[in-house]
Context: one part of a larger RNA
């Protein structure tokens, strides 16, 4: 990993709500006792709960009084009958006035109660006290058991090649005053020195690394007469040892050892939690006087009943109110440009003998002028929101309400659209409304939680939606028109995986202007002149550094000059005229398409391939394809009516049949027990293959096997249902 088989809401008591049943202002028995079969059945009324409440207590101590009105029921009457309406009575109950008990008050009133249903049994949801659905800690204490590993310490014993150096001390000799000092020899000291054994473990951060090995090989290292290795016997024991101290070690275990006990410690935390359908169907909010933020608990949402009986109000119009926001403005607040006036100041400076003058400067007004707010507002939108009316909508197939029970859920996400806040942003953060996903399949979008179409009760067969027709791939190489024109832009509804400023005599197009057959615009030939060198200024400046003014003559025309040029002139050129040529030209702004701008790491991405008067872009038309959509058929469910004892029948349903966490309902099957009923050696259970039936869980028939017990029906009762828990036990 497989397979077989085991595996998880249970048991008792308390409360408490619901069903069913007895009995009813009362229900009940419990210990124990007769019996008797370990039933059945018969006593036991002690106690329980209820029948009045209210005060802290003493202690006081309750009208079944009236009004409305509903389901049902009666009676009449109208109706061919039945339904069904009307009136009439009754009327469970529902509502409301009053009114009464008991408390507190000086009252006025407050409050709790009161016009009677309860209780016992059983079943069945939930709570609560036990282990309390299973499984799962690290730890806490207590008993014991460990020093053959290993740390330290005792005793006994063993063991350490070979070589080097050469302390003391001692002998001769020389110096000699010495008990000194030399020099050779002798010696053989040492936590000395090089290195076997023997002990260690420093690198290579090698080999290995399901190892030869839960620390090993292999090269290198460290030490090797000493605080040296060693081998046997002994001692120290768990908050305790020992310890040249690293929290090391104390049997592969150590910031407190195993091993059993308490123990099924606890766990708001991880995982797992066994059959089928069918109806509805959420929350990721708001709140705590919780040591709370992985939890709880209240309310909000969700189911289920039951009560009740006419309205609701998620949209939209419009009436009436209500806002203080956006933009905007400066009338307050606070800033804040410039200019002017005013007042004040034991401020400067100047004048003046002085009073004091003028002038700056600080302060404070006040008027022009310019700007600005989240925590400024004369004024002031949309839009929000209350009320009400009218449309939709829903509603006797039962609305709003109210009440019992049972829960889930309080990590939400969204580059969807509408909107705001904070950020330079962001696949950012936070808020608010509506969809969406979560808990939603199916077609689309190349793949896709959450964009687009569309809410899936089975099954057929048709039409469509969004998208989309050259091929992969169902459907048009469809029809008219234009654009891009070599950029493979493009070929993407949108998100992103974008593509800006800015630029373009790329090319279509709009629109306003001007010019031109009295000839425009390009181009070429030619002229472009006199006063003059204007004037001033300058060393000089003659059209052409600067400066001021910019006429007039002859002209077809020709500026006191557009540029280049000179030291200053010269030269060249333009404006301007003329003539050759013949049809369109020039300026402005705007538009669509394309281009530049545009960089990223193997070669590579429109989903692909390819594709250029498209298979690209805009704009118009047909046809077709395409979904679980919708229509059409047949079928089940589930809700309502209505008959009907009851099984069941019949009829509605455009407005029922997605679904997670969670609720509610009804059904399959396993084992036992009662009871009545079958079945079997002319073959039971079991088992193999196969047929039919039922939505399913599962049922049932036939063959083979097997070789003895089984099975339905109606009750009851459970150690009742496994692909998963790193489940567990065996085999594979």
């Nucleotide at each position: 990993c497989c397979c077989u088989g085991g595996g998880a809401g249970u048991u008792u008591c308390u409360c408490u709500c619901u069903g069913u049943g007895g009995c009813g202002a009362g229900c009940u028995u419990a210990a124990u006792c007769c019996a008797g079969a370990a039933a059945a059945g018969g006593a036991a009324g002690a106690g329980g709960c209820a029948u009045a409440g209210u005060g802290a207590a003493a202690g006081c101590g309750a009208g079944u009084a009236c009004c409305a009105a509903u389901a049902g029921c009666u009676a009449u009457g109208u109706u061919u009958u039945u339904u069904a309406c009307a009136u009439a009575g009754u009327g469970a109950u529902u509502g409301g006035u009053g009114a009464g008990g008991g408390u507190c008050g000086a009252a006025a009133g407050a409050u709790c109660c009161u016009u009677u249903a309860g209780u016992c049994a059983c079943a069945g949801g939930g709570u609560g006290a036990a282990g309390a659905c299973c499984u799962g800690a690290a730890g806490c204490u207590g008993a014991g058991c460990g020093a053959u590993c290993u740390a330290a310490u005792c005793c006994u014993u063993g063991c350490c090649a070979c070589g080097g150096u050469g302390a003391a001390g001692c002998u001769u000799c020389u110096c000699a005053u010495a008990u000194g000092a030399g020099a050779a020899g002798u010696g053989g000291a040492g936590g000395c020195c090089g290195g076997a054994a023997g002990g260690g473990a420093u690198a290579c951060u090698g080999g290995g690394g399901u190892g030869c090995a839960a620390a090993c090989c292999g090269u290198u290292c460290c030490u090797c007469u000493g605080a040296g290795c060693a081998a046997g016997g002994a001692u120290u024991a768990g908050g305790g040892g020992c310890g040249a101290a690293a929290g090391a070690c104390c049997a592969a275990u150590c910031u407190a050892g195993c091993u059993c006990a308490g123990c099924g410690a606890u766990a708001g935390c991880g995982g797992g939690u066994u059959c089928c359908u069918a109806c509805c169907g959420a929350a990721g909010u708001g709140g705590u006087g919780c040591c709370a933020c992985a939890g709880a608990c209240c309310a909000g949402u969700c189911c289920u009943c039951u009560c009740a009986g006419a309205g609701a109000c998620a949209a939209g119009u419009g009436g009436c109110g209500c806002u203080g926001u956006a933009a905007a403005g400066c009338a307050c607040u606070a800033a804040u440009u410039g200019g002017g006036g005013g007042u004040u100041c034991a401020c400067c400076a100047u004048c003046g003998c002085g009073a004091g003058a003028u002038g700056g400067g600080g302060g404070u007004u006040c008027c022009c002028u310019a700007u600005u707010a989240g925590a400024c507002u004369c004024a002031g939108a949309a839009g929000g929101u209350g009320u009400c009316a009218c449309u939709a909508u829903c509603g006797a197939a039962g609305a709003a309400g109210a009440g019992a029970g049972g829960a889930a859920u309080c990590g939400g996400g969204u580059u969807u659209c509408a909107a705001g806040a904070a950020g330079c942003a962001a696949g950012u953060u936070c808020u608010u409304g509506a969809g969406c996903c979560g808990a939603a399949a199916g077609a689309a979008g190349g793949a896709c939680a959450a964009u687009u179409c569309a809410g899936a009760c089975u099954a057929g067969g048709g039409u469509u939606a969004a998208g989309g027709a050259c091929u992969c791939u169902a459907a048009a190489u469809c029809c008219c028109g234009u654009c891009u024109a070599a950029a493979g832009u493009g070929u993407u509804a949108a998100u992103c995986u974008c593509g800006a400023a800015a630029g373009g005599u790329g090319u279509u197009u709009c629109a306003a202007g001007g010019c031109a057959a009295a000839a425009a615009c390009a181009g070429c030939g030619g002229g472009g002149a006199g006063g003059u060198a204007g004037g001033c200024u300058u060393g000089g400046u003659a059209g052409u550094a600067g400066u001021c003014a910019u006429c007039c003559u002859c002209u077809a025309a020709g500026g006191a000059g557009u540029g280049u040029g000179u030291a200053c002139c010269a030269a060249c050129u333009c404006a301007c005229c003329c003539g050759c040529c013949g049809a369109g030209c020039c300026u402005u702004g705007g538009a669509g398409c394309c281009c530049u701008g545009a960089a990223a790491a193997u070669g590579g991405a429109c989903g692909a391939g390819g594709c250029u008067u498209a298979a690209g872009g805009c704009g118009g038309g047909u046809u077709c394809c395409g979904a679980u959509a919708c229509c059409c058929u047949a079928g089940g469910g589930g809700a309502g009516u209505c008959u009907g004892a009851a099984a069941a029948g019949a009829c509605u349903c455009a407005u029922c049949c997605g679904g997670u966490a969670g609720g509610u309902a009804g059904g399959c099957g396993u084992c036992c027990u009662u009871a009545a009923a079958a079945g079997u050696u002319a073959g039971a259970a079991g088992u193999u293959g196969g047929g039919u039936c039922g939505u399913a869980a599962g049922a049932u028939c036939c063959a083979g096997u097997g070789g003895a017990c089984u099975u339905u029906u109606a009750a009851g009762g459970a150690a009742u249902g496994a692909u998963a828990a790193u489940c567990c036990a065996g085999g594979g």